Predicted 3D model of RNase P RNA and transfer RNA as a complex of 431 nucleotides.
RNA sequence: CGGGUAAGACAGACAAUCGCGGGGACCGAAAGGUCCAUGAGGAAAGUCCGGGCUCCACAGGGCAUGGAUGCCGGAUAACGUCCGGCGUAGGUAACUAUAGGGAAAGUGCAACAGAAAGCAUACCGCCGAACGGCUCUGCCGUGGUAAGGUUGAAAUUGUGAGGUAAGAGCUCACAGAGGAGCAUGGUAACAUGUUCUUCCGGUAAACCCCAUCCGGAGCAAGACCAAACAGGGCUUUUGGCUUCGGCCAGAUGGCGGCCCGUCAUCGCCCGAGAGGUAGGUCGCUUGAACCUGUCGGAAACGGCAGGUCUAGAUAGAUGAUUGUCAGAUACAGAACCCGGCUUAUGUCUUGCCCGAACU
RNA sequence: GGUCCUAUGGUCAAGCGGUUAAGACACCGCCCUUUCACGGCGGUAACCCGGGUUCGAUUCCCGGUAUGAUCA
Numbered sequence: 001c002g003g004g005u006a007a008g009a010c011a012g013a014c015a016a017u018c019g020c021g022g023g024g025a026c027c028g029a030a031a032g033g034u035c036c037a038u039g040a041g042g043a044a045a046g047u048c049c050g051g052g053c054u055c056c057a058c059a060g061g062g063c064a065u066g067g068a069u070g071c072c073g074g075a076u077a078a079c080g081u082c083c084g085g086c087g088u089a090g091g092u093a094a095c096u097a098u099a100g101g102g103a104a105a106g107u108g109c110a111a112c113a114g115a116a117a118g119c120a121u122a123c124c125g126c127c128g129a130a131c132g133g134c135u136c137u138g139c140c141g142u143g144g145u146a147a148g149g150u151u152g153a154a155a156u157u158g159u160g161a162g163g164u165a166a167g168a169g170c171u172c173a174c175a176g177a178g179g180a181g182c183a184u185g186g187u188a189a190c191a192u193g194u195u196c197u198u199c200c201g202g203u204a205a206a207c208c209c210c211a212u213c214c215g216g217a218g219c220a221a222g223a224c225c226a227a228a229c230a231g232g233g234c235u236u237u238u239g240g241c242u243u244c245g246g247c248c249a250g251a252u253g254g255c256g257g258c259c260c261g262u263c264a265u266c267g268c269c270c271g272a273g274a275g276g277u278a279g280g281u282c283g284c285u286u287g288a289a290c291c292u293g294u295c296g297g298a299a300a301c302g303g304c305a306g307g308u309c310u311a312g313a314u315a316g317a318u319g320a321u322u323g324u325c326a327g328a329u330a331c332a333g334a335a336c337c338c339g340g341c342u343u344a345u346g347u348c349u350u351g352c353c354c355g356a357a358c359u
Numbered sequence: 360g361g362u363c364c365u366a367u368g369g370u371c372a373a374g375c376g377g378u379u380a381a382g383a384c385a386c387c388g389c390c391c392u393u394u395c396a397c398g399g400c401g402g403u404a405a406c407c408c409g410g411g412u413u414c415g416a417u418u419c420c421c422g423g424u425a426u427g428a429u430c431a
Base pairs, nucleotide, nucleotide: 001355002354003353004352005351006350007349008348009347010346012325013324014323015322016321017320018319020039021038023036024035025034026033027032041331045342046341048340049339050338051337052336053218054217055216056215060260061259062258063257066214067213068212069211070210071085072084073083074082075081086100087098088097089096090095101209102208106207107206108203109202123149124148125145126144127143130142131141132140133139134138157175158174159173160172161171162170176199177198178197179196180195181194182193183192184191185190222282223281224280225279231270232269233268234267238249239248240247241246250266251265252264253263254262255261289308290307291306292305293304294303295302296301360430361429362428363427365425366424369384370383371382377414386402387401388400389399390398407423408422409421410420411419
């Protein structure tokens, strides 16, 4: 200097003038006016997760089912998130990704090709030791074989030697893979070494098995105020007991699915239809909040002390100009509130890796 | 703001991990017909985009993009 990789910061600040939103104070009969402080993000976005809060509802047990997670340890209100490790894959490396339990519980799938795709296989090929036949140097059949070849993503582990009629873990040596035991290190996942045993394919973001966890709906939730409101049909006061408190049974409706249980009502149906609901107030912003310092911790994070209050709109608010500062840029605007993930994006800084050149 | 679906030739619309990805309308060519229409035969044309799982993805999973519906 070039390329790569990881992390962090900012996303304009200050002052003045005019123009907007709500809040507080003051003036005014009211309309309104003056002053003060303040007013969009790191993603406010996607709506992918987890909660707080509200209602069902007083809220519980069980079952299958529905959904989710899936190595180990820790953090957290919780999570499918984060931190640190282990394993595997990619990369020269720094680093990145990880959907990472189980295939000897069971059932499936592997098109095409190939002889054959799970306890699956004989197309070409090799043998002819054993048996039989013939035209008897041989050939054919019964048979033996899976070392060689073909196909495929994948064909019952590989190399070497011996052995055999020809071969084959058939035998031996070494290696590889799976399983089990022991020792050492580590909290553990796991790693290293060693002994024995087997050569028993792949696939679970296929069904499934195992372990763990989970009510539902959502601020357009919900609460209050104001306003307005008809009919028709069936049945007969749902039945029984009663000490008149209530109890039992039944019907309808609610509680992710089902059962138990429980709650509300005591008639049911017409039913989506007669009327109302386009109004107002609350919910609505003090938070598992933020900043600084310090302690603990490898880190995520936690404790302690001090300080700060910072949008609450409801047709929806922040724009323009000037001056100074080196430079102001891209993606882009809150709608109940937090903790994350994912996506979009400009400028600057720092660490590490690789390459080239010079000293 | 919240919640829930959908995306396959020019249009409509099947597909349950494996073959040239059905079918219908449209378009093009040929046949029939005096000609057109009808009819018959044949052909061209596509899985919204990216990544992952798997031997293999329209299909399974994750993310993105674009329509639509619904909640007072």